RNA sequence: CCCUGCGGGAGAGACCGGCACGGCCUUGUUGCCGUUGCCGGCGCCGAAGGAGCAAAGGUCCCAGAAACUCUCAGGCAGAAGGACCGCAGGG
Repeated sequence: CCCUGCGGGAGAGACCGGCACGGCCUUGUUGCCGUUGCCGGCGCCGAAGGAGCAAAGGUCCCAGAAACUCUCAGGCAGAAGGACCGCAGGG
């Protein structure tokens, strides 16, 4: 440094619209409710991954870290995931 197991582990709309599916009865010039999935919209978060840079250095505009910055990706009830930390085992 990597892998496995166990424990811990933050932030931010269970937001809005459409489609689809399901349910209900009062069957509506296509009503009401729910759900996950897909698409779109606005707001937001940083701790998977990714990107950017200060000094040193340098063949001189190259190189270059982070928990900083960005927010492409990801995420915004719970669950899951989760940088990182601890313990145990293995390579």
About this RNA:
Model confidence (mean pLDDT): 82 of 100. A computed fold for a 91-nucleotide RNA from a marine sediment metagenome, annotated as Glycine riboswitch aptamer. Rfam family: Glycine riboswitch aptamer. Gene Ontology term of the family: glycine biosynthetic process. Of the family's consensus pairs, 90% are formed in the model.